[in-house]
Order: sequence, then C1' cells, then structure tokens
RNA sequence: GCUGUCUUAGCUCAGAGGUAGAGCGCAUGGCUUUUAACCAUGUGGUCGUGGGUUCGAUCCCCACAGAUAGCG
Repeated sequence: GCUGUCUUAGCUCAGAGGUAGAGCGCAUGGCUUUUAACCAUGUGGUCGUGGGUUCGAUCCCCACAGAUAGCG
C1' cells in the first nucleotide's frame, strides 16, 4: 500500500428496514445471627463519526476513525 471482518448498556454479546434486548454487573427491598447464595423490583444507550437512499435506518450505500486478520 491492497483486501476481508468487526465497532450496539459498565463488561460479554443478540438484534437483517417500523423510534433496541439478554446475561453478568450496579442499586433498593426480602430471606439469613452476619456475609455469600437465592428471590423480587429497579437501573442503564447521542447504536464509532459524518453524509446519502427511504415515509421511516442499529440494519442498505459512501467516506473517515479505531480494532483485528490476510496479501504485498
């Protein structure tokens, strides 16, 4: 330098056009002599950035940034 893949909650990841979810975590309460475990409720996002297409974009297209792999 060229090419592919990835970027979504504090972490690990779903979501394949109709204004986003799970597990873990965190907070509160219950239980327990206490802690842990367990149970219940709650908490959480400018979907990497900027444009484009569309009535409507996490999703499709382009550029850029970052990560990763391959080729040279």

A computed fold for a 72-nucleotide RNA from Manihot esculenta, annotated as transfer RNA. It is recorded under the gene name tRNA-Lys-TTT-12-1. The coordinates come from a structure-prediction model, not an experiment, and the mean pLDDT is 82. Rfam family: tRNA.